[in-house]
RNA sequence: UGCCGUUCUCAGGGCGGGGUGAAAGUCCCUACCGGCGGUAUGCAAUUUUGAUUGCGAGCCCGCGAGCGCCUUCUCAGGAAGGGUCAGCAGAUCAGGUGAGAUGCCUGAGCCGACGGUCAUAGUCCGGAUGAAAGAGAACGUGC
Numbered sequence: 001u002g003c004c005g006u007u008c009u010c011a012g013g014g015c016g017g018g019g020u021g022a023a024a025g026u027c028c029c030u031a032c033c034g035g036c037g038g039u040a041u042g043c044a045a046u047u048u049u050g051a052u053u054g055c056g057a058g059c060c061c062g063c064g065a066g067c068g069c070c071u072u073c074u075c076a077g078g079a080a081g082g083g084u085c086a087g088c089a090g091a092u093c094a095g096g097u098g099a100g101a102u103g104c105c106u107g108a109g110c111c112g113a114c115g116g117u118c119a120u121a122g123u124c125c126g127g128a129u130g131a132a133a134g135a136g137a138a139c140g141u142g143c
Stems, first nucleotide, its partner, number of pairs: 002143002004140007016030004031123002033112002035063004042055005058110002066088002068085001069082005092108005114126003
C1' cells in the first nucleotide's frame, strides 16, 4: 500500500407567481429540483515534464429505495422473512470543437415509485426517527 474481516459514523433536493373552480402546493401557464458507483476531449492544483491528485452526465452503463412476486404465520385486516427472484422500475437530440464527446460549449427538448387527498402530485401528507446504493473512520498475533 492492496485485499479480507469487525465495529462505528454519514448517506435526497424541489410549487414562488398567475389562471380556472365550490374545492387544486394535484388541472392549465410559469417556476423549481436532480441519490450512489463507473466512464472522461472539461476545470483546478502539484510536477522530477514522465505524470499524479481532486472535482466533473437526472436523460451513456450499472446500482438503490418502492410496487409486484415468493415463503411462513393469520378466519380475516394484516405481520414477519427472502432480496430481484414472474413482471413494473423514467428521460436527448441538433449544431460546434476535436483523433476521439449522447459527458465539454451553444441551443432546443425530455423524465420522475407506491398509498393518501373536497380535484389528477417529481415538489404536499404517509410508510420513513425506516431501508439503502454507497462514502468515510477506527481496529486486527488476519492474508
FMN riboswitch aptamer (RFN element) from Rhizobium leguminosarum bv. viciae USDA 2370, 143 nucleotides, folded computationally. Of the family's consensus pairs, 100% are formed in the model. Taxonomically the source falls in Rhizobium leguminosarum bv. viciae (Bacteria, Pseudomonadati, Hyphomicrobiales, Rhizobiaceae). The coordinates come from a structure-prediction model, not an experiment, and the mean pLDDT is 78.